[in-house]
This record gives sequence, structure tokens and C1' cells, in this order.
RNA sequence: GCGGACAUAGCUCAGGGGGAGAGCGCCACGUUGACAUCGUGGAGGCCGAUGGUUCGAUCCCAUCUGUCCGCACCA
Repeated sequence: GCGGACAUAGCUCAGGGGGAGAGCGCCACGUUGACAUCGUGGAGGCCGAUGGUUCGAUCCCAUCUGUCCGCACCA
């Protein structure tokens, strides 16, 4: 330099045009003599950034940023 994958909650990930979700973690309550387990409820992200398409974008397109992988180049 070329090509590809990925970026969504504190962590690991799902969701692929019209409700932003799960597990773990955190907080409260219940249960217990107490702890753990278990149960119930709750807080927490408007989806990497910008622009475009669309009535409508986390989702489609373009560019950029970051991470990873492959190829090429150099010594």
C1' cells in the first nucleotide's frame, strides 16, 4: 500500500428497517439466626464519528477513526 472482519450497558455478546435486549456484574427488597443460594424489582447504553438513502436507520450506502487478520513491499 491492497483486501477482509469487528466497534451495541461496567464485562462477554445477541439484535440486520418501525419496541435497544440477554448472561454476568451493581443496588434494593423478600427468604435465613447470619452468610451463601434462590426469587422479585431497579439503575445503567439513544448503538465508534460524520454525511447520505428512506415516511422512518443500531440495521442499507459512503468517508473517517480505532482494534484484529491476511496479502504485498522494504531492510

Predicted 3D model of a 75-nucleotide RNA (transfer RNA) from Candidatus Frackibacter sp. WG11. NCBI's taxonomy places the organism under Bacteria, Bacillati, Clostridia, Halobacteroidaceae, Candidatus Frackibacter. It matches the Rfam family "tRNA". Rfam describes the family as follows. Transfer RNA (tRNA) molecules are approximately 80 nucleotides in length. Rfam classes the family as a transfer RNA. The coordinates come from a structure-prediction model, not an experiment, and the mean pLDDT is 84.